[in-house]
C1' cells in the first nucleotide's frame, strides 16, 4: 500500500410548532375534571423464551429408585448449559479461530453397499517350499537350468475393496513372508521429577496385546420438589345465595262442644338492620436493585473489597409522536481545479435521494437471533522504501 | 405472560433400532380405448425433506440455533 485477525464504543445532533404520559407544585371548580409551571420517559438487542436466579403460592421426615440435564482443570458468580484463564486435539505461513473434550479393559447393539475377509478377520490376484504331469535348452545318456498346468501347504511384504483391513520408516533375516530381530518415532505400564489440577518432562520395562460409534443403548460424578405475575396481598358496588338479631297476621298451635275477643309460643313466608364469602371494578405487588458513574487498592483475567456520587421509564389495551428548518453522515449524477502507474484518486461548488434491526410490560445475569453505517484501540502476513 | 405440538411432490399421508437410487393414493402431462367426453388401462415426470450448523464413514432420521404454522391454559 494491500490482504486479514482480535476487542470495545456508538447507532443521528441543534432549534421552532403542535400532541402523548408518569411525579411533584399552583390557580379554577359542578370534587370530577380542566389550565399553568417544573422535572423523568425505550433497547443494544426491550426480541426469541433457549439457559440461570431473585420474588411469591403450593408441597415437603431422611435415603433410594424413576425421569430430565450437564461433563477437560482451576477459578468467578446468587446460580447457570455463562464468563475468565490454563490443558489437550485440529485448521491457520501468522495474528488467531473451533471442539457435548468423562468412559469403547462392565454389558448390549450397530459397522449398509463393495469386498476373500468387519471383528478374539480373511488367502480373490500376486510370492514361496514340496510332490505330480509336460514342455524347451545345455551336457552327454541321467543330471542342471528355465518356464506351463494342477494338488496339498505357507505367508498379511505388493495389488485390489472400503470410512474403516490386527502399529509406521528403515536395516537384518528368511524358500518367501511376518515385531522374527534390532535403531528411531509412535502406543502401554511402573517409578521419579514439575504443576492446586487438567496434563507436561524423563529413566526402565512390554514386541504391540481387544479399530470406529455412547448428539446408540448404558456406565461413571455431578446438579435439579412444583407452579409461574393471569404467581399472591389487600379493599370492595348492583343482583343472586349464606348465617345472625328485632319485628310482623287477614297463617298456625295453646284451645276447650261451636264461635268471638284478649293474651303467649311457632317463623316455611314477609319487612327492617347487621355479618361473613365472594364476582365486575379498584389498588398494592411494581420498580432502590446481585443498580449506574466515579476514584483507589487486589487479581494475568472473569471478577471482588472500600470510599464518594446518582435516582435514572412505569403505562394498563397499554404513552415515548408528528411535522419543518439547519448542520453532520451515506449513496448517484453534473460543473471546475490539481495529482496519476490511466484503472482512477483528492479538493470545491451546486442537485437529487435515503436513514437500519426493532420496540419496556414483574426484576435481574447470560447465551442466540436481527441490524443501514460509523468510530477508536491493539495485532498479524506479503510487498516497497529509509 | 405460560405451555405443548407439527413442517416430506401441487394435495393429503408413510418413511421400522442411521444404511444403498425417499415411496403411495389422488391431481397435472403423454399414449390407448371412444364419433366425442367421462370411467377404465398403460407410461412419464415432479422433492435440495422449512432453513444453518454440527456428530457420523454415512442424517428425513440423532442434537443445538432459527424460521413459518396450529392447539390450550384465568
Nucleotide at each position: 500500500u494491500g490482504a486479514g485477525g482480535g476487542g470495545u464504543c456508538c447507532g443521528g445532533g441543534c432549534g421552532g410548532c403542535c400532541g402523548c404520559u408518569c411525579g411533584g407544585g399552583g390557580g379554577c371548580c359542578u370534587c370530577g375534571g380542566u389550565c399553568c409551571c417544573c422535572g423523568g420517559g425505550a433497547g443494544g438487542a426491550a426480541a426469541g423464551u433457549c439457559c440461570g436466579g431473585g420474588c411469591u403460592c403450593c408441597a415437603c421426615g431422611g435415603g433410594u429408585c424413576a425421569g430430565g440435564g450437564u461433563g477437560g482443570u482451576u477459578g468467578c458468580u446468587a446460580a447457570c448449559g455463562g464468563c475468565a484463564a490454563c490443558c489437550g486435539g485440529c485448521c491457520g505461513c501468522g495474528a488467531g479461530g473451533c471442539c457435548a473434550g468423562g468412559g469403547a479393559a462392565a454389558g448390549u447393539g450397530c459397522c449398509a453397499c463393495a469386498g476373500a475377509g468387519a471383528g478374539c478377520a480373511g488367502a480373490c490376484c500376486g510370492c514361496c517350499u514340496g510332490c505330480g504331469c509336460c514342455c524347451c535348452u545345455c551336457c552327454c545318456c541321467g543330471g542342471a537350468g528355465g518356464g506351463a498346468c494342477g494338488c496339498c501347504g505357507g505367508u498379511a511384504a505388493g495389488g485390489g475393496u472400503g470410512a474403516a483391513a490386527g502399529g509406521g520408516u528403515g536395516c537384518g533375516g528368511u524358500a518367501a513372508g511376518a515385531g522374527c530381530g534390532c535403531a528411531c518415532c509412535g502406543c502401554g505400564g511402573c517409578c521419579c521429577c514439575g504443576g492446586u489440577g487438567a496434563c507436561g518432562g524423563g529413566u526402565c520395562c512390554g514386541g504391540c496385546a481387544g479399530g470406529g460409534c455412547a448428539a446408540a443403548c448404558c456406565c461413571c460424578a455431578c446438579c435439579c420438589g412444583g407452579a409461574g405475575a393471569a404467581a399472591g396481598a389487600c379493599c370492595a358496588a348492583a343482583u343472586a345465595g349464606g348465617g345472625g338479631a328485632g319485628g310482623u297476621a287477614c297463617g298456625g298451635c295453646g284451645a276447650c262442644g261451636a264461635c268471638c275477643c284478649g293474651c303467649g309460643c311457632c317463623a316455611c313466608g314477609c319487612c327492617u338492620c347487621c355479618c361473613g364469602g365472594g364476582u365486575a371494578g379498584g389498588u398494592c405487588g411494581u420498580u432502590c436493585g446481585a443498580g449506574g458513574c466515579c476514584g483507589u487498592g487486589c487479581g494475568c483475567g472473569a471478577g471482588c473489597c472500600c470510599g464518594g456520587u446518582c435516582c435514572c421509564a412505569g403505562a394498563g389495551a397499554a404513552a415515548u409522536g408528528g411535522u419543518c428548518g439547519c448542520c453532520a453522515c451515506c449513496c448517484c449524477g453534473c460543473g471546475g481545479g490539481c495529482c496519476u502507474c490511466c484503472g482512477g484518486g483528492c479538493c470545491c461548488g451546486g442537485g437529487g435521494g435515503g436513514g437500519a434491526c426493532a420496540g419496556a410490560a414483574c426484576c435481574c445475569g447470560g447465551c442466540u437471533u436481527a441490524c443501514a453505517g460509523g468510530g477508536c484501540c491493539c495485532c498479524u502476513c506479503a510487498c516497497a522504501c529509509c | 405472560g405460560g405451555g405443548c405440538c407439527c413442517g416430506u411432490a401441487g394435495c393429503u399421508c408413510a418413511g421400522u433400532u442411521g444404511g444403498u437410487u425417499a415411496g403411495a393414493g389422488c391431481a397435472u402431462c403423454c399414449g390407448a380405448c371412444u364419433c366425442a367426453u367421462a370411467a377404465u388401462c398403460g407410461g412419464c415426470a415432479g422433492g435440495u425433506c422449512g432453513a444453518a450448523g454440527g456428530u457420523u464413514c454415512a442424517a428425513g432420521u440423532c442434537c443445538u440455533u432459527c424460521c413459518g404454522g396450529g392447539c390450550c391454559c384465568a
Predicted 3D model of RNase P RNA and transfer RNA as a complex of 460 nucleotides. Its mean pLDDT, the model's own confidence on a scale to 100, is 78. It holds a member of the Rfam family "Bacterial RNase P class A". Its family is annotated with ribonuclease P activity, tRNA processing and dimeric ribonuclease P complex in the Gene Ontology.